[in-house]
Order: sequence, then C1' cells, then structure tokens
RNA sequence: GAAGCUGGCCAGGCAGCCGCUGGGCACCCUCGGGUGCCGGGAGGAAAGUCCGGGCUCCGCAGAGCAGGAUGCUGGCUAACGGCCAGGCGCUAUAAGCCGCAAGGCAAAGGCGACGGAAAGUGCAACAGAGAAUAGACCGCCGAUGGCCCGGGCAACCGGGAUCAGGCAAGGGUGAAACGGUGCCUGGGCGACAGUCCGGGCGAUCCGGCGCAAGCCGGCUCGGGGUAAGAGCCCACCGCGGCUGUGGCGACACAGACGGCACGGCAAACCCCAUCCGGAGCAAGACCAAAUAGGGGAGCAUUAGGCGUGGCUCGCGCUGCUCCCGGGUAGGUUGCUUGAGCGCACUGGUAACGGUGCGCCUAGAGGAAUGGUUGCCAGGCGCUUUCGGGCGUCUACAGAACCCGGCUUAUCGGCCAGCUUCACAC
Repeated sequence: GAAGCUGGCCAGGCAGCCGCUGGGCACCCUCGGGUGCCGGGAGGAAAGUCCGGGCUCCGCAGAGCAGGAUGCUGGCUAACGGCCAGGCGCUAUAAGCCGCAAGGCAAAGGCGACGGAAAGUGCAACAGAGAAUAGACCGCCGAUGGCCCGGGCAACCGGGAUCAGGCAAGGGUGAAACGGUGCCUGGGCGACAGUCCGGGCGAUCCGGCGCAAGCCGGCUCGGGGUAAGAGCCCACCGCGGCUGUGGCGACACAGACGGCACGGCAAACCCCAUCCGGAGCAAGACCAAAUAGGGGAGCAUUAGGCGUGGCUCGCGCUGCUCCCGGGUAGGUUGCUUGAGCGCACUGGUAACGGUGCGCCUAGAGGAAUGGUUGCCAGGCGCUUUCGGGCGUCUACAGAACCCGGCUUAUCGGCCAGCUUCACAC
C1' cells in the first nucleotide's frame, strides 16, 4: 500500500423567509379564543409485531389435566427464545507436522434447535443381493462328501470348478452396508483384486573388520492362522463403559479392561427438565350534554285516548313538575422522570454491577415534525477554451403507553482491531 473479516460511530452542513404542532410569558377579548415574543419538535432501525418485561383491568391464578415455549455448561438481567464467558462438534481429509498404515496433533475467524436413540412406538423413496433378528449379484475357496477326466490290479495319486457346501478380501448399489490398520518404492502383465522382477528400509541369525561407536557381506523374514477366510488369535488405531486425577460444570487427561455389544432420524410420535392465568392504552380512571329508556317524590285525573275484543265488563299502557342513578357524544387524564442519558472513579476476563457529580432530551391524536431560496460538501451525467460550467441526486424510512432484545431495510463515509499478500528498510 492492497484485499478480506470483525466491531463501533455518523446519517449531508450553514443561513434567510414562509408554515405546522404543543409549552412558557405578556396583552386583548364577545370567555370561546386571538395576537406577539422566547425556547422544544423522529430513528438507528421509530419498521416487522417475533420474544421478554413494566403498567392497567378481569380476577385471586393453590393444586391437577390439557396446551404452548425453551433445551451443552456457568454467569448477567426486571425478564427473555437475549447477551457474555467457556466446553464440544463442523468448517477441517485445512496449511503443516508425526506414523508402514489405520490414525494422531493442528491457529485466527465463521457456523451449530448442541437434552434423551442401552424407555417405548415408528420411519428410510430410488438403486441394490442385502437397510437393523442384515445380506451374496459379480467374485474367491472348494479343506470335507459326491461327480467327471487321466494313471494304477488295488490301496491310492494327479487334474477339473462340476454338485453340495464354505467365505466376505475385492468389485458393484446407495444419503447410509452392522468398525479399521498391520514395510516402502520403480517397472512388466492384469479391468480391479492380484502376480512377477528389481531397488531401498528394518529385524533375528551367521561371517569379516574395528578398542569401541559402528561398518561391510550373506541367509531368512516383513502379523499369525486357513482350502479360502473371519476377533479365530496377537499388536496397534478407533469406539465403549469403568476407575483415578483436574475443573463449580459442560468436559478434558491418564490407566487398566471390553472383540465391538450400542448404525441413522426426536425440525416423527414420545420421554425428561425448566418456565408460562387471560386481555391489552381502542388497557383503565374522572367529568358529563341532547334524545330515548329506568327509579323515586309531589300534583292532576277517576275522565279521555290506545291495545286486547264482534260488543260490554275486565286487564294493560298513557299526563305534568322536580330529584336520583346508569350510560352515549364530547372533554380531561393515563402521557412521558425513565430497569433514563452523559462524565469520572471503581468491582468483574466479559456481559453487567456499584458510588459520586451533572443533565431533562417530541408528546400529536385523522394525527405536527414541512416547504422554499442561496452558499458549501459528496456522487452521477452532459459539456469544456481543462480553469471550469450546466443539470440532477444525497439512502432506508416516519414516533402513537413505555422499556430490553431479535430480525429485516439502508446512499455514502469515518475510526479501531485481526488475517493474508506485495514492496521498502
């Protein structure tokens, strides 16, 4: 210097004019408002309304059932599905290193619905021989018992892969096949598996040289076992539970043991643990017209009207004034001082907490926070006599009771840290 990653911050600036909203002060006034002055007026996400809490009412939520959410460990918090720190896994068959090999070690950053599959039930398309009580298509073997061929008087010997049978190394299918490894390397043949020849390395033994370390040369061997094989046996790797040690814990390390039992899916049912009452500022509280209806008191009338009915009787309703209460429109409140913000000190790895000082930072309600002009800054386009000029744009978006998160959208820019590369010293 470039690229990438991670985290944090800003969100065009200044001035003039005209508006909107609500607050304070002053004045006017028909008491409802008007005028003037001063100062305040969107966000990092105000968004989605996904999660958690405060607040409010219903209610008294104690217990159980049902339902829902969460799910490695520890911590933070008012709480959380959030955050911090740690563990494990993936990225990672990383780069690189070790080992004959299986395999082991392995940084930063990023990602993980990361409890339980040795509680039960269930699921696995297609392909494939076989998909969880595994399995045999190609392949390999064919010891054993037959068969066939040849030899032999016979006993028997040799051959064939032919029947029964055995095996699971290899091929092949699949997302997944019921653990794995057991000298290296070059060349020829072979589809592979394998086989032949050579070189190297290592080990036992033999010989020679050397005081010794060691060097030179040679034989054999390069897990055993078997017909072929297989935890059948041995060693190692992986895995598993056990014991010990360390850690609050998730877990890690070590030791001895176990032939391997116990494959995968719980974002299938389910089981376990923890948490959860419901509705929401259109919550709720207060004041309170007109009209209609309710209750009470007084006055008036025992008449009239209306309904029922064919008619009469009967029954029901019906007047005026005042008071009371519920409730609607409307108004007020809830409403912004709060798990608040800034700075300093301090505890803690951190999230976060503590102490002190300072600050007040929108409260509208069909819902204000805008428009315009000039200059400057940046981007883009056109143009240029290379000085510049002209035009255009400056994201995403828009509080509605308030907070803590998550997620999503976002022009351009600044800062810090880490990684890699290039150059210079």